[in-house]
Molecule: Fluoride riboswitch aptamer (crcB RNA motif)
Organism: Candidatus Acidiferrales bacterium
RNA sequence: UAGGCCACAGGUGUUGGAGUUCGCCUUUAAGCGCCUUUCGAGGCAGAUGACUCCUACGAGGGA
Numbered sequence: 001u002a003g004g005c006c007a008c009a010g011g012u013g014u015u016g017g018a019g020u021u022c023g024c025c026u027u028u029a030a031g032c033g034c035c036u037u038u039c040g041a042g043g044c045a046g047a048u049g050a051c052u053c054c055u056a057c058g059a060g061g062g063a
Base pairs, nucleotide, nucleotide: 009026010025011024012023013022016054017053018052019051020050021049033044034043035042036041
């Protein structure tokens, strides 16, 4: 100096915040949804990676 591994830490897992937990990545990274398409466009689920709570939004009902 380069590479590998471990620990700590950080980032990240399609739209906000928090707790728990799991995965991925180490900044030239992980990640930035899916389907159809004449590439013009059309369609589908969802505030979670998973669980729970709060908030925002939408629908219906009651006081």